Transfer RNA from a Patescibacteria group bacterium, 72 nucleotides, folded computationally. Rfam family: tRNA. It is annotated as a transfer RNA.
RNA sequence: GCUCCUGUAGUUCAAUGGAUAGAACAGGGGUUUCCUAAACCUCAGAUGGAGGUUCAAUUCCUCCCGGGAGCA
Numbered sequence: 001g002c003u004c005c006u007g008u009a010g011u012u013c014a015a016u017g018g019a020u021a022g023a024a025c026a027g028g029g030g031u032u033u034c035c036u037a038a039a040c041c042u043c044a045g046a047u048g049g050a051g052g053u054u055c056a057a058u059u060c061c062u063c064c065c066g067g068g069a070g071c072a
Stems, first nucleotide, its partner, number of pairs: 001071007010025004018055001027043005048064005
């Protein structure tokens, strides 16, 4: 330099055009307990950036940015 894959809560993953973007673990608060753990209830938290297509984009297209793989 070229090609391909990938980017969603703190972490690991869902949602492949439509709804309020959902789950587990982690975190905050509460109940219980002598205390801790466990259990139960509850709260907060995310689509890498900019454009485009569409009535509607996490999803499709383009460019850029980050990560990975292959070729040279």